[in-house]
RNA sequence: GUUCCUGUAGCUCAGUUGGAUAGAGCGAGGCACUCCUAACGCCUAGGUCAGAGGUUCGAUCCCUCUCAGGAACG
Numbered sequence: 001g002u003u004c005c006u007g008u009a010g011c012u013c014a015g016u017u018g019g020a021u022a023g024a025g026c027g028a029g030g031c032a033c034u035c036c037u038a039a040c041g042c043c044u045a046g047g048u049c050a051g052a053g054g055u056u057c058g059a060u061c062c063c064u065c066u067c068a069g070g071a072a073c074g
Stems, first nucleotide, its partner, number of pairs: 001073007010026004019057001028044004050066005
């Protein structure tokens, strides 16, 4: 330099052939339980879906560019 993959909550990851409030587990806070702690149970908070632009009635999803990480080739 070329090509490809990945980017979604603090962490690890789902998700959707484009559809109305974006999810799980772990973690954090609270409640309940307990003599106390842990475990189990319930609840809550936490997201510009990497960034910008475009297509569309509608974009996390499709297209283009950029950024970051990784892989292959040279």
Annotation: A computed fold for a 74-nucleotide RNA from a bacterium, annotated as transfer RNA. Its Rfam family is "tRNA". It is annotated as a transfer RNA. About the family: Transfer RNA (tRNA) molecules are approximately 80 nucleotides in length. Model confidence (mean pLDDT): 81 of 100. The sequence is in RNAcentral, with records from ENA.